[in-house]
Context: one part of a larger RNA
RNA sequence: UUGGGCGUAAAGGGUGUGUAGGCGGCAAUGUUAGUCGAUCGUUAAAUAUCUAGGGCUUAACCCUGGAAACCCGAUCGAAACGGCAUUACUAGAGGAUGCGAGAGGUGAAUGGAACUCAUGGUGUAGGGGUGAAAUCCGUUGAUAUCAUGGGGAACACCAAAAGCGAAGGCAAUUCACUGGCGCAUUCCUGACGCUCAGACACGAAAGCGUGGGUAGCGAACGGGAUUAGAUACCCCGGUAGUCCACGCCCUAAACGAUGAUAACUGGAUAUGGGGAGUAUCGACCCUCUCCGUGUCGAAGCUAACGCGUUAAGUUAUCCGCCUGGGUAGUACGGUCGCAAGACUAAAACUC
Numbered sequence: 001u002u003g004g005g006c007g008u009a010a011a012g013g014g015u016g017u018g019u020a021g022g023c024g025g026c027a028a029u030g031u032u033a034g035u036c037g038a039u040c041g042u043u044a045a046a047u048a049u050c051u052a053g054g055g056c057u058u059a060a061c062c063c064u065g066g067a068a069a070c071c072c073g074a075u076c077g078a079a080a081c082g083g084c085a086u087u088a089c090u091a092g093a094g095g096a097u098g099c100g101a102g103a104g105g106u107g108a109a110u111g112g113a114a115c116u117c118a119u120g121g122u123g124u125a126g127g128g129g130u131g132a133a134a135u136c137c138g139u140u141g142a143u144a145u146c147a148u149g150g151g152g153a154a155c156a157c158c159a160a161a162a163g164c165g166a167a168g169g170c171a172a173u174u175c176a177c178u179g180g181c182g183c184a185u186u187c188c189u190g191a192c193g194c195u196c197a198g199a200c201a202c203g204a205a206a207g208c209g210u211g212g213g214u215a216g217c218g219a220a221c222g223g224g225a226u227u228a229g230a231u232a233c234c235c236c237g238g239u240a241g242u243c244c245a246c247g248c249c250c251u252a253a254a255c256g257a258u259g260a261u262a263a264c265u266g267g268a269u270a271u272g273g274g275g276a277g278u279a280u281c282g283a284c285c286c287u288c289u290c291c292g293u294g295u296c297g298a299a300g301c302u303a304a305c306g307c308g309u310u311a312a313g314u315u316a317u318c319c320g321c322c323u324g325g326g327u328a329g330u331a332c333g334g335u336c337g338c339a340a341g342a343c344u345a346a347a348a349c350u351c
Stems, first nucleotide, its partner, number of pairs: 003323004007305002012319001014202004021195003025089001027087006034081001035078007049067007092192001093189003096185005104178007111155001115151008126137002163170002207248006216242002221237004259318006267296011300307002324351003333344004
């Protein structure tokens, strides 16, 4: 609970597409169950409210009379706003044409460095590791070094305060397929829009199922140290996993801890993408402009920190959410899941 709020105090849904619903540009005509006005009816009385009087010394209080208003019904009227219908417009939205940038996505192929394994050559007693050591590896020849071959995973430099994507996220190179975006022209459609409960789709990591793969790393686990102890930190190993395909899971400090859309409100500076002008042989430079990404800051806002045209300023529409702490994001029930569990979500009691 018709209130006030949601960057950090409780509170923005992880993200999108979009149904119902809510809201909706400019102009004209018609209409009128919303809306507005008038009249009549109804609204028992008392109470309450307002008011004219009266009674207790006054007041509160009490008594008498009157009035008004809302709901509801009927009739008449108004047409600004809203609805409905029709017509028209182009500033919203979409399309067309021409350019443009990008780690946006999917699939395939290819590459070099590093690592590791195997084989062979050279070579001999150590190597490795640490604060120091030890476990460990090594005379069945290690470490080091050279050559050849195999394997898996990740892509140094470029690299940025950069870019792209709805979010999660995306980085070697090339090709194929493919989504979105920006600018310019102002050619077309003519409000086709915004938001969005349910619904559907996507959704890091870990985890699960089936089959593959496994170089490095590495939960668990074994061992060596450290220590009073050491179920750790350090060291030697090492399974699941990390990788691939398909199918699940659906959660994160899923964060800008900041929902979406539209409009308005001084600037300075840097940077990414486009356009116009000026200049020039041309390119730079310079000026303007549109879109993005940052920093600093007027006004304003804020409890402060801070935010500040990418607002947390000033407004509008729609959605989500909060309402003292604990119990508790738990129990129960339900839905989903192979499971792990997820979603929905209390109370007693207590401070």
Model confidence (mean pLDDT): 87 of 100. Predicted 3D model of a 351-nucleotide part of an RNA (small-subunit ribosomal RNA, central domain) from an uncultured Actinomycetes bacterium. Its Rfam family is "Bacterial small subunit ribosomal RNA".